[in-house]
The prediction has a mean pLDDT of 86. Predicted 3D model of a 1502-nucleotide RNA (small-subunit ribosomal RNA) from a Chloroflexia bacterium. Taxonomically the source falls in Chloroflexia (Bacteria, Bacillati, Chloroflexota). The RNAcentral record of the sequence draws on ENA and SILVA.
């Protein structure tokens, strides 16, 4: 710089990750339907279904200038019969058109289309051009007429007459055909000329004129040659699925002959050959008109074939021919058959898939308009006439495009509606108002192009130009993510939403409604197709170790691929080059008309394709030649469980025989079944028999896989390695095909010791149809024969080539050094580890590929359904191979990561066990729960971690429950508005259970407010009413366990690793070493507090009589691995000293977090509920109930004891309506009195012990529960229900199954004391404190709880996880199934309609010959091939349907049972047989995709 203008992705499998992979979803398009809304204009589109049925009206008729008659009208003349002329009209006759136009898509997979080529094999009416002809007869007819038939359609029979109708004959260069001769040319019937036979031709009417013979011109006719256009035939390529159709074919394939055609051919026939197609998919099913485009796509492709062009095919269903230039003929003919309609029952008529309309079908698709005025078609000389082609209009938002429902101003911003923390926000300039403006509209006028001259259906329509007046005119869908837009209420897994994934169980942006909010706008959703995202079929452009996918191996036909050099060729290819063709319209661009578009008109352009000419000669391919690497082949020579056949051997098992010998063997966790006193077992001899070959043996060898193991023989396959003398590309690979193929299994026939399905017993068990035990059949084993399968795996197809090393072992082969098979170095083939770079979704592969490439081949395409049905093929059978669908589900999976779990390892803690001591489970009582009762028994807490817990104090009260009587601005806050010095209070007195209610009386004073109250009223209080799963806070638990985590950096695609992991230490992530980590935080420890020992200071209320010292206290000091010894790098351990060591006891303190752990009744709080009550006061009753059940405990059962007397020693603590010394009373509980203490001053204030004594083992001098009495104290009040005291009574109980708890030293155990709450106590709880004062344990096997590392998973609301099967229900879909009912094409045989063809001639008959008989030729008729269709008849093939069956697949809570995941409690899967309710077990064989200990081999460091 110049062309090129073109490709987005996202949700969903997991705790989380990356892969693999379905599924969906944004986009774009419709001949559409549907919902809900609807102004206008323009331009296109409108039966996708029943190619069903079809009223009605139209859609192909013209020509009188071809012909006759009829008939209307006018005109001449007339003998008045008529003549005859112009004009109109016409039903036959005839002539051209009806084979165009139109319209459907049924049928057909074909030369149907579609593209290119041929025809020397062919036609061609009307048109164009050009040459020549148009002489002279002749017989009939219809139309009418008669006569007849019939309802009718419509017919017969006679009679007449025309013609450009229909016939001879004449002439014919030219033209057909024979036969010939020359020329040309490209092959057969191909072009041109000569020559000779022989065949064939017409027709007229109109205008003018006219001297009536005639010209002249139109139009037309006959023969020929050309062209246009049109149309027939033949051929290369292109053209859908199914192989669960593999074989097809008799006119088949070819030849020869002869028919037949316009023309080739087996098109037809006859006779001869015996071919003809087919894996490059015949034939058979199944689907479809097929192009030019169309939608989508970057794009290559997928889809599709409405409108328009273009070909085809059909015209009710099938057959057939006629006519014709041309049909096999949509509105023609003839036949069969459905259907329908007339009908006098004898006949007879009809084909909308032409416009239009109608029923029917459907989710659906117009008017029974106008017009020939345009354009185009037929007829006509022309007027002209026909044309539902057409051009217009009408319906429908069905699609495209284009206008509009107004424009500007208009408030810190009305109203209403919606949130709302009540401040206030949002609709929102929105809306009123105010000003403009007229596109639409509506009224009035004017008025087209389309036509160059007659002619406008459209239409008084587009337009334009005036008048009014913001007037007439918005809606759908949507707002969890995806995807763009959030609140509020309602509901409450309900109703309901949903494309996918999910939403919805009381705070829902997911449902419904409204506000608001977002997209698109006359349309918005939705639904169905199609493409595209989906590179999820991969030509572009995928895969196959484990995600789906390598055939068990191997040999080898077809095919596909192929070494190295030369030459020809020039098939493939290959030339931005050259010609034809690729129709128009579409499609890209330009440009132009309709105000713009959309629509429409010009012109470029492209049309990747066919065909042909020219050139090219690397690559492929063909043909010669040669050549040695590659294949092969030759000498020599190594290894080996390579296959097959025969013989030997020796160990062992079991059996028999014999001997020794006694009482048990055997077997298991443990047992017993079993064998044994008829002598097992054990142990010697001896014999049998059958399988299988220890050691050697090894990640050793061998083969293609299965697989192969004692020795010896023989017979045979392959590989390797040295030589490098031989052939000369001979080669890979391989769909089909053959051929092997482990165990099991099958038939025969042997054979049988061991083992050992099944099968019998015996344990286990809940069963146990399993594991274990004892026995034991088939079977393993041999010959023959079938099966043909596997975790037949390296899950890895087969050859080749090519790319860094290291180490081993195997067989050879060379070199060095050598005595050497030792060394060492090299080289080949095999066969293994470990690795580089590469690859991989990660794991791993890594010269033996999973790197880089090539050549063939096989396979996959989400999961389940299902390797299944059903068809084939194969098997004696079991069964094998090939192999779907319906329905279902949003997953189904690989590979790592993190945890968490394992009846899985290591190593390690803890009163976890063990070891010890005192309990608990039993009894009585006391508390707490649960049931249960009740009017209420108020409520929470429920494994560890609820249960003497909230309760550190339920007689009223508390209190939150019950019953009842009462109060409503409330028992309490805070604001207002009104009233009120009658007054609230207070203290009297009645009424009551109280509350409360009523009466009544005194005081103060500044005499009037304020404060304060009271009534009355409005906002409002109030709620232990509900949600701890809306929530604060704050506790419990795991755990005082040793963890938990960040920053930066590395490591990984990523989860996330590392750092925290190893080695050592430790109470500890404590510290030490080492380390891609260094660092840091929160935890541990430490600081904080009590005690232990020491100084020192102070000292009231302090002990005793003083000094010091005990106390009190408050600062200090001691303890740090500092010293010594050890192993050592260090950290540490040990020891000595020391009151204390290696954290000196204790105690406070509780990481990141779990458990929706607990508390809405401590509080506080969202919401949400109650307002004469769920609030609130009172009274009495409940929480105290009592057949039970269970937790905490007390108190006991007694002599280490109990009573009786007598002595003695504390700390922590409290104390003023308090604690009380003392004293006096009382047997006490107390009671009177009273001193002291606001406390180191004074109280409260010990017990177990110690002495002395009594009891004597006994339900007692143990034990104290119940019960009777009687007392005392507290307080309004002890009746439900309080505590103490005396006296009586004196109950269970005589150490407690299974099981359980706590404790490791001043600890347990006993023993009392204090305190809080509190009148008082139900305190034996609970928190403290002191005295007395121990066993045990240097162990971790085991239960239980934890830590760390690492395994293995199918487990992640995480093992209380997950999950098989078989029964039961329910619902859907599919297989078989005694039949039973249809379709569909062939097949045989009979039967055969129109008809064309032949053939016959006794019937008819006008043109030509003949004077005529007769001939020619024709019709009819009847015969015969062929034949649409109908019948019969086996069989194929496809479907519906079926009692009954089987499986399947699905459904919140159904039964058995536990098979699989963790060694899943027997490792688990594969094939295979047997059995078994079911998951399943078992037996052979085989995988590794199997955990864990060990051991070996190998490798990496050192």
């Nucleotide at each position: 710089c110049u062309g090129g203008u073109g490709g987005a992705g996202a949700g969903u499998u997991u705790g989380a990750u990356c892969c693999u992979g379905g599924c969906u979803c944004a986009g774009g398009a419709u001949c559409a339907a549907c919902g809900c809304u609807g102004g206008c204009g323009g331009c296109g589109u409108g039966c996708c279904u029943a190619a069903c049925g079809c009223a009605u009206g139209c859609a192909a008729g013209u020509c009188g200038g071809a012909c006759g008659g009829c008939u209307c009208g006018c005109g001449c003349u007339u003998u008045c019969g008529g003549g005859u002329g112009c004009g109109g009209g016409u039903a036959g006759u005839g002539g051209c058109g009806g084979a165009c136009g139109g319209g459907u898509g049924c049928g057909g997979a074909g030369c149907g289309c579609g593209u290119g080529a041929c025809c020397g094999a062919c036609c061609u009416g009307c048109c164009c051009c050009u040459c020549g002809g148009c002489g002279g007869g002749g017989g009939a007819u219809a139309c009418c007429g008669g006569c007849g038939g019939g309802a009718a359609a419509c017919c017969g029979c006679c009679g007449a007459c025309a013609a450009g109708a229909c016939c001879g004959c004449g002439u014919a260069g030219g033209c057909u055909c024979g036969c010939u001769c020359c020329c040309u040319g490209g092959u057969g019937g191909g072009g041109g000329g000569g020559g000779u036979g022989a065949g064939g031709a017409a027709a007229a009417c109109c205008c003018a004129u006219u001297u009536c013979g005639g010209u002249g011109g139109g139009u037309g006719c006959c023969g020929g040659g050309g062209g246009a256009g049109g149309g027939g035939g033949u051929u290369g390529c292109g053209u859908c699925c199914g192989a669960u159709u593999a074989g097809c074919u008799g006119g088949u394939u070819g030849g020869u002959g002869c028919g037949g055609u316009g023309a080739c051919g087996g098109c037809g026939c006859a006779c001869c050959a015996a071919g003809g197609c087919g894996a490059c998919g015949a034939u058979c099913g199944g689907u479809c008109g097929c192009g030019g485009g169309u939608c989508u796509g970057a794009g290559a492709g997928g889809a599709c074939g409405g409108c328009c062009c273009g070909c085809c095919a059909c015209a009710g269903g099938g057959g057939g021919a006629c006519u014709g230039a041309g049909a096999c003929a949509c509105g023609g003919c003839c036949c069969c058959c459905a259907c329908a309609c007339c009908u006098g029952c004898g006949g007879g008529u009809g084909g909308c898939a032409g416009c239009a309309g109608c029923g029917a079908g459907g989710g659906a698709u117009u008017u029974u308009c106008g017009g020939c005025a345009a354009u185009g078609g037929g007829c006509g000389c022309a007027a002209g006439c026909c044309u539902g082609a057409c051009c217009g209009a009408g319906c429908a938002a069905c699609g495209c495009c284009g206008c509009g429902u107004g424009c500007g101003g208009g408030a810190c911003g009305a109203g209403g509606c919606c949130c709302c923390u009540c401040g206030g926000g949002g609709u929102g300039u929105a809306a009123a108002c105010c000003g403009c403006u007229u596109u639409u509209c509506u009224c009035g006028a004017g008025g087209a192009c389309g036509a160059c001259a007659c002619u406008g259906a459209c239409g008084g329509u587009a337009c334009u130009c005036g008048g009014g007046g913001a007037a007439u005119c918005a809606g759908c869908c949507c707002c969890g993510g995806c995807u763009a837009a959030c609140u509020a209420c309602g509901u409450g897994c309900c109703a309901g939403c949903a494309g996918c994934c999910g939403c919805g169980g009381u705070a829902a942006g997911a449902c419904g409604u409204a506000g608001g909010g977002g997209g698109c706008g006359a349309g918005c959703g939705u639904u169905g197709u199609c493409c595209g995202g989906a590179g999820u079929g991969a030509c572009u452009g995928g895969g196959c170790g484990u995600a789906a996918a390598g055939g068990g191996c191997g040999c080898g036909c077809a095919g596909g691929c192929g070494g190295c050099c030369a030459u020809g060729c020039g098939c493939g290819c290959c030339g931005g080059g050259c010609c034809g063709u690729g129709a128009a319209a579409g499609c890209c661009c330009c440009c132009g008309g309709c105000u713009c578009a959309a629509c429409c008109g010009g012109g470029c352009g492209g049309a990747u394709g066919c065909g042909g000419g020219c050139g090219g000669g690397a690559c492929g391919g063909c043909a010669u030649g040669g050549c040695u690497g590659g294949a092969g082949g030759g000498u020599g020579g190594c290894a080996g469980a390579g296959g097959c056949g025969g013989g030997c051997g020796g160990a062992a098992u079991u059996c028999c025989c014999g001997g020794u010998g006694u009482a048990g063997u055997g077997g298991u966790g443990a047992a017993a079944u079993g064998c044994g006193u008829a002598g097992a077992g054990a142990u010697c001899g001896g014999g049998a028999g059958g399988a299988a070959c220890a050691c050697c043996c090894g990640c050793g060898g061998c083969g293609c896989a299965g697989g192969c193991g004692g020795c010896c023989c023989g017979c045979u396959g392959g590989g390797c390695c040295a030589c490098c003398g031989c052939u000369g590309a001979c080669g890979c690979u391989g769909a089909g095909g053959c051929g092997c193929g482990a165990a099991g299994g099958c038939c025969c026939g042997g054979g049988g010791a061991g083992c050992g399905a099944a099968c019998g017993g015996g344990a286990u068990u809940a069963g146990a149809u399993a594991c274990c035990c004892c026995g034991g059949u088939a079977g393993u084993c041999c010959g023959g024969g079938c099966a043909g399968u596997a975790a037949a795996c390296g899950a890895u197809g087969u050859c080749g080539a090519c790319u860094g090393g290291g180490c081993g072992c195997g067989c050879g082969c060379g070199g060095g050094c050598u005595u050497g098979a030792c060394c060492c170095c090299g080289u080949g083939c095999g066969u293994g580890c470990c690795g580089g770079a590469g690859c991989c979704a990660a794991c791993g592969c890594g010269g033996u590929a999973a790197g880089u490439c090539g050549a063939c081949c096989g396979c996959c395409u989400g999961g389940g359904g299902a390797g299944u049905a059903c068809g084939g093929c194969c098997g004696c059978a079991a069964g094998g191979c090939u192999a779907a669908a319906a329905c279902u589900c949003a997953a189904a999976g690989g590979a790592a990561u993190u945890g968490a779990c394992g009846g899985g390892g290591g190593c390690c803690c803890g009163c976890a066990c063990a070891a010890g001591c005192a309990g608990c489970g039993g009894a009585g009582c006391g508390u707490g729960c649960g049931g249960u009762u009740u009017a209420a028994u108020u409520c929470g807490a429920c494994g560890c971690a609820a249960c003497g817990c909230g309760c550190a104090g339920a007689a009223c009260c508390u209190u939150a429950c019950c019953a009842g009587g009462c109060c409503u601005u409330g028992a309490c806050a805070u604001g207002c508005c009104g009233c009120u010095g009658c007054g609230a209070g207070c203290g009297c007195a009645c009424g009551g259970a109280a509350a409360c209610g009523u009466g009544u009386g005194a005081c103060c004073u500044u005499c009037g407010a304020g404060g304060g109250g009271g009534c009355g009223g409005c906002a409002c209080a109030g709620g232990u009413g509900c949600u701890g799963c809306a929530u604060g806070g704050c506790u419990g638990u795991c755990g005082u366990c040793a963890g938990c985590u960040c920053g930066u950096g590395c490591c990984g695609u990523g989860a996330g690793g590392u750092g925290u992991u190893g080695g050592g230490u430790u109470a500890a992530g404590u510290c030490c070493c080492g380390c891609a980590a260094c660092g840091a935080g929160c935890g541990c420890a430490a600081c904080c507090c009590c005690u232990g020992c020491g100084g020192c200071c102070a000292g009231u209320u302090a002990g005793a009589g003083c000094g010091u010292c005990a106390c009190u206290g408050g600062c200090c000091g001691g303890a740090c691995c500092g010293c010594c010894g050890c192993c050592g790098c260090a950290a540490g351990c040990g020891g000595a000293g020391g009151a204390a060591g290696g954290c000196g006891g204790g105690g406070a303190u509780g990481a990141c977090g779990u458990c929706a752990a607990g508390u809405c009744c401590g509080c506080a709080u969202g919401g949400c509920c109650c307002u004469g009550a769920c609030g609130g006061c009172c009274u009495g009753g409940g929480c105290g109930a009592c057949a039970c059940g269970c937790a905490c405990g007390c108190u006991a059962c007694a002599a280490u004891g109990g009573c009786c007397g007598g002595g003695a020693c504390a700390g922590c603590g409290g104390g003023c309506g308090g604690c009380c010394a003392c004293g006096c009373c009382g047997c006490g509980a107390g009671g009177c009195g009273g001193c002291g203490c606001c406390a180191a001053u004074c109280c409260c204030c010990a017990a177990a012990c110690c002495c002395g004594g009594c009891c004597c083992c006994a339900g007692u001098u143990c034990g104290g529960a119940u019960c009777g009495g009687g007392g005392g104290c507290u307080g309004c009040a002890a009746c439900c229900c309080g505590c103490c005291c005396c006296c009586g009574u004196g109950a269970a109980g005589g150490c407690g199954g299974a099981g359980u708890u706590g404790c490791u030293a001043g600890u347990a155990a006993c023993c009392g004391c204090g305190g809080g709450u509190c009148a008082g106590c139900c305190a034996u709880a609970c928190c403290g404190c002191g005295g007395u004062g121990a066993a045990u344990c240097u162990g971790u096997u085991c239960c239980c709880g934890g830590g760390c590392c690492u395994u293995g998973u199918a487990c992640a609301c995480a093992c209380c996880g997950c999950c098989c099967g078989u029964c039961a229900c329910g619902u859907c879909a599919c297989g078989g199934g005694a039949g039973c009912c249809g379709g569909c094409g062939a097949c045989g045989c009979c039967u055969g309609a129109a008809g064309u063809c032949c053939g016959u001639g006794g019937g008819c008959c006008a043109a030509c010959c003949g004077c005529g008989a007769g001939g020619g030729g024709g019709c009819a008729g009847c015969g015969g091939c062929c034949g649409a269709g109908g019948g019969c008849g086996g069989g194929g093939u496809u479907g519906g349907u079926g009692a009954c069956u089987g499986g399947g697949a699905c459904g919140a809570a159904g039964u058995c049972g536990u098979a699989a995941c963790a060694a899943g409690g027997u490792a688990g899967c594969c094939g295979u047989a047997g059995c078994g309710g079911a998951a399943g077990c078992u037996g052979c064989g085989g995988c590794u995709g199997g955990a864990u200990c060990a051991c070996c081999u190998c490798c990496u460091u050192u």